[in-house]
Context: one part of a larger RNA
RNA sequence: UGACGGGGGUCCGCACAAGCGGUGGAGCAUGUGGUUUAAUUCGAUGAUACGCGAGGGACCUUACCUGGGCUCGAAUGGUUAGUGCGACUGUGAGAAAUCACGGGUUCCUUCGGGACGCUAAUCAAGGUGCUGCAUGGUUGUCGUCAGCUCGUGCCGUGAGGUGUUGGGUUAAGUCCCGCAACGAGCGCAACCCCUGGGUUUAGUUACCAGCACGUAGAGGUGGGGACUCUAGACCGACUGCCGGCGUAAGCCGCGAGGAAGGUGGGGAUGACGUCAAAUCAUCAUGGCCUUUAUGUCCAGGGCUACACACGUGCUACAAUGGUUAGUACAGAGGGUAGCGAAGCCGCGAGGUGGAGCCAAUCUCUUAAAGCUGAUCUAAGUUCGGAUUGGAGUCGGCAACUCGACUCCAUGAAGUUGGAAUCGCUAGUAAUCGCGCAUCAGCCAUGGCGCGGUGAAUACGUUCCCGGACCUUGUACA
Repeated sequence: UGACGGGGGUCCGCACAAGCGGUGGAGCAUGUGGUUUAAUUCGAUGAUACGCGAGGGACCUUACCUGGGCUCGAAUGGUUAGUGCGACUGUGAGAAAUCACGGGUUCCUUCGGGACGCUAAUCAAGGUGCUGCAUGGUUGUCGUCAGCUCGUGCCGUGAGGUGUUGGGUUAAGUCCCGCAACGAGCGCAACCCCUGGGUUUAGUUACCAGCACGUAGAGGUGGGGACUCUAGACCGACUGCCGGCGUAAGCCGCGAGGAAGGUGGGGAUGACGUCAAAUCAUCAUGGCCUUUAUGUCCAGGGCUACACACGUGCUACAAUGGUUAGUACAGAGGGUAGCGAAGCCGCGAGGUGGAGCCAAUCUCUUAAAGCUGAUCUAAGUUCGGAUUGGAGUCGGCAACUCGACUCCAUGAAGUUGGAAUCGCUAGUAAUCGCGCAUCAGCCAUGGCGCGGUGAAUACGUUCCCGGACCUUGUACA
C1' cells in the first nucleotide's frame, strides 16, 4: 500500500422485510451427470456450466462407430507443357463411393490467340489431432457498481502520501464549501435510437368530415386535404417560475403552468482491472504430433440408449372452471424455388383451384383471454390428458431405428406439493394469444420480438446476501 475480520461508522441494491406468483410432489419436453454401448463425437461445471455453443442431429449436417474404397491426392489458385483422346451419354458390377466396356470429338477469332475442359509436371497439401497454462480476436463476471489514474508542486531517508481526505449534497469522484495543492485523462452525465404532447410540410397503396353517385353490405366511385395515420423538419422539460429551508450545492411542496416534473419511461452504451475464468471445435496463430493416415470418399448405424440423480420448462390437479352456440377489439413481423384469396371436396390434418401480390394495395390473418346465452354440480368427474391400438395427411430419394400433424378408440399419474428455494416495485408481476429467425419437414413446451387484460405491497434497514466510502486491528501478500 492492499486484502481480510462472527471490528466500528455512513450508505446503496427485489438484499431482507411487506406482498403477488412460482420451483421442489405428478405426467411430459429439454439439457446435464451417471450407467450402458461398436459408437453413444466434442466443449461448457459454484455464483459466472446444465432449453448453454446448437437461430432447428431421419440422410446431409457429423466431428463418433462398423464395413467398403483412395494415396502428392478432394476442392481451389499460380506457372509450364501437351491436348480436344475430353466434357457428356449408354450398358454392366456394386449398398454406395467406385470400377469396367461402348458411343462421342466443344465454342469464339482480327488466325496472333482466347474461353471452357482434361492430362502431366511443379509450387501452396490436409488434420473438428494436443496445448485457452505459449497467443490474437471475441466473451462471461464483479457491475451500469462509481470508481481507476496521470502531470507539475508539496510532504516523507524510502516504500509511498497528498490531490481522490473533511462538512454537506447526489443515481453518480454529481455538484458546492473548505483544504499544499493546482490542473488533467478514462469512467458518470450529456450527445444516439424508440416511446409520450404539439406545430408545420407532404397526401398514396393509408384516411372519409362535409358534397354527389352507389350497394344486400362495403371509401366501392367521383372528389376532399379536414380527421386518423404515415415520415421528414422543428418546438417542448431547464429545478426554468412561485413558496419554505439552506452560505452554497441542493432538498421539500395533492405549488402553478403543462401531454409530460425533477435522469419522464425503455434501449444502446460496460472505466482501470479481477477470476493463468471461457473459447486452438467460428476464425486466426507459435510449438508439438500425424502423412497408404489422426488425411479423404461412401453405405449403414450412433449423437434420440435408460435401474437412476439434478437443473430449466410445458400441461394440469378444476366451477374466477370444462364443454357448447353467438359476438367484439390488436400490434409487430414475413412473403417470388415465396405468401397464396374466393369457390369446390374432406369430420379433420389437408387436397383441388389459381385471383392478387416483389406488397400501407394482395396474402399469411378467423387474435385469444373478453362479452352474451345454454349445460355440467363437486365426482378422479363432461377435471386431467400421459400411454397404447387402429385409420390417415404432409413435406422429403427415404419417417424401422428416429418427424410433425389429424380422426376414432383407450383414459395413467395428479385432489395444490417436505426441508428448502426463485422471480417481480407499474403498464411491472400475473394472465391471454400473435409473429419472426433457423428451416424441405420438424421433435419449439426453447430463443427473440409484439400487442390484449391488468394487480397487491414497500412500516422500515435490526437481521441474511452482495457492493461503495472512511476508520481501526492483523500471525496475510
RNAcentral holds the full RNA, with entries from Greengenes.
This is a predicted structure of a 477-nucleotide part of an RNA (small-subunit ribosomal RNA, 3' major domain) from an uncultured organism.
The coordinates come from a structure-prediction model, not an experiment, and the mean pLDDT is 82.